[in-house]
About this RNA
This is a predicted structure of a 77-nucleotide RNA (transfer RNA) from Rhizobiales bacterium 65-9. Taxonomically the source falls in Hyphomicrobiales (Bacteria, Pseudomonadati, Pseudomonadota, Alphaproteobacteria). The coordinates come from a structure-prediction model, not an experiment, and the mean pLDDT is 80. It matches the Rfam family "tRNA". Rfam classes the family as a transfer RNA.
RNA sequence: GCAGCCGUAGCUCAGUUGGCUAGAGCGUCGGAUUGUGGCUCCGAAGGUCGCUGGUUCAAGCCCAGCCGGCUGUACCA
Numbered sequence: 001g002c003a004g005c006c007g008u009a010g011c012u013c014a015g016u017u018g019g020c021u022a023g024a025g026c027g028u029c030g031g032a033u034u035g036u037g038g039c040u041c042c043g044a045a046g047g048u049c050g051c052u053g054g055u056u057c058a059a060g061c062c063c064a065g066c067c068g069g070c071u072g073u074a075c076c077a
Stems, first nucleotide, its partner, number of pairs: 001073007010026004019057001028044005050066005
């Protein structure tokens, strides 16, 4: 350089044929329970869906370019 895969909450990951409010577990914060803590239970906060643009009535999902990561491969030395 070329090809493929990946990028969604602090972390690990879902998200169906494009469709109405983007979710789960863990973690964090508050509360209940307890003599205290843990466990358990209840609640809450937390998201430019990598970036820019395009298609569409409508995009996390489709298209193009770019950025980053991983894997394979080619070339030079």